Large-subunit ribosomal RNA, domain I from Calidifontibacillus oryziterrae, 555 nucleotides, folded computationally. Its mean pLDDT, the model's own confidence on a scale to 100, is 86.
Context: one part of a larger RNA
RNA sequence: GGCGCACGGUGAAUGCCUAGGCACUAGGAGCCGAUGAAGGACGGGACUAACGCCGAAACGCUUCGGGGAGCUGUAAGUAAGCUUUGAUCCGGAGAUAUCCGAAUGGGGAAACCCACCAUCUUUAAUAGGAUGGUAUUCUUACCUGAAUACAUAGGGUAAGGAAGGCAGACCCGGGGAACUGAAACAUCUAAGUACCCGGAGGAAGAGAAAGCAAACGCGAUUACCUGAGUAGCGGCGAGCGAAACGGUAGAAGCCCAAACCAAGAGGCAUGCCUCUUGGGGUUGUAGGACACUCAAAACGGAGUUACAAAAGAAUGAUGUAGGUGAAGCGACAUGGAAAGGUCGGCCGAAGAAGGUAACAGCCCUGUAGCUGAAACAUCAUUCACUCUUGAGUGGAUCCUGAGUACGGCGGGACACGAGAAAUCCCGUCGGAAGCAGGGAGGACCAUCUCCCAAGGCUAAAUACUCCCUAGUGACCGAUAGUGAACCAGUACCGUGAGGGAAAGGUGAAAAGCACCCCGGGAGGGGAGUGAAAGAGAACCUGAAACCGUGUGCCU
Repeated sequence: GGCGCACGGUGAAUGCCUAGGCACUAGGAGCCGAUGAAGGACGGGACUAACGCCGAAACGCUUCGGGGAGCUGUAAGUAAGCUUUGAUCCGGAGAUAUCCGAAUGGGGAAACCCACCAUCUUUAAUAGGAUGGUAUUCUUACCUGAAUACAUAGGGUAAGGAAGGCAGACCCGGGGAACUGAAACAUCUAAGUACCCGGAGGAAGAGAAAGCAAACGCGAUUACCUGAGUAGCGGCGAGCGAAACGGUAGAAGCCCAAACCAAGAGGCAUGCCUCUUGGGGUUGUAGGACACUCAAAACGGAGUUACAAAAGAAUGAUGUAGGUGAAGCGACAUGGAAAGGUCGGCCGAAGAAGGUAACAGCCCUGUAGCUGAAACAUCAUUCACUCUUGAGUGGAUCCUGAGUACGGCGGGACACGAGAAAUCCCGUCGGAAGCAGGGAGGACCAUCUCCCAAGGCUAAAUACUCCCUAGUGACCGAUAGUGAACCAGUACCGUGAGGGAAAGGUGAAAAGCACCCCGGGAGGGGAGUGAAAGAGAACCUGAAACCGUGUGCCU
């Protein structure tokens, strides 16, 4: 030195565990903000650095409920206190709420600096102090008011509104890529995706046929299944890709404009026009105005999400704290410890779960069941309240959404790439008919059929989950699962945008080793605690690499 064996050190794998995650289910909630948000800065404790809580009224205040013996957070300790005259704690409603931040008196390098006005206070007076107000913009009303006579612009005051945040989700709209695929690449694809901007809601959008269709037709929209990878589109390449019918979920329909009438106002060409308000009226088998006729004035109908709209009361349910809640202080043995074993009982509308010194229906918290709210919130019912004519006949006249429909040209959207290209939208240039009217049925024409554009509103079924409550898992178990089980978006890196960790486990209980010895200490040896200290905080288990000590054999 090598190969073994034994015993160690180091090291942290593995095993077991879970305080944290992940994915879902059901219900709720789906917004907060100038009454100052979200998010922060700085402060507040007897000792207090951090976290949590709170705000100069600062580890808290008031009140109404719950609860019932301890309490002064994490967090030990000391001190000083509070509490059955009900504390701490839990819930409802309030008060306070520094400074920054949309930040809004002006400024500003956020958490700072400097003002003005009114009122009060203080001073002999000036200073000083306190409270409130003072940004911009929009709407409405009013007061003023130039060039310039009336006016207008402009200025001012008051009252209302907006502003900003976010849930990295869902929705609508305005813009809008490239990598990539086509085995290259240009049309095409990726994709109207990513991304940017605007806007909103708890959903949004769509929506009561100028629809679908072609039979004995249907009857708003939305979503799912199907139709169907079909019909089609496509350098007919890569690829893209419907619709109707049928089956389900859910169902809900309405209001204006106009004709006409009335009132008021204005204009001038003085018999018309315009405007405002009220009535009227809302559709395609055309309807309405208009004229006439009939029945009716409620005992009927309807209502707060559209169809008009406001504020209430009572009762009930649910939620935001809770209460009650069965059955072994069983025996024996093992053990440090019994909940495990043996014996022998009990409850069960409760044998979900967690804890308790090993595995507990009957020890604790609970669970099933029953029950509970002063206050606040939501929902339902009733009362109260509020609103409310409905048909028919006639066919002379009037009305029925115009720079609209549509056409040319140029684009875009439609599954549809200009194609035979209907349909929808935009730009530009033209530009109707008007009920004897008009649009559509995939060029176009005719016949036929369906429908009535150029105004508006509309719940549900659908999408999503920052969040709350209850639960579930052939999900993870500390290199996993969130980046984060632990004081993590921290430490650290970067000028910055941004990037971004590592790090869990003594024991049942600190019982965390009094005392003695060696040592400067660290550390160790005794003693003691404990079931165990080879569980001693560098703490469960403690593999391997790696490093040793002793020993056998070989060299």
It matches the Rfam family "Bacterial large subunit ribosomal RNA". Lineage of the source: Bacteria > Bacillati > Bacilli > Caryophanales > Calidifontibacillus.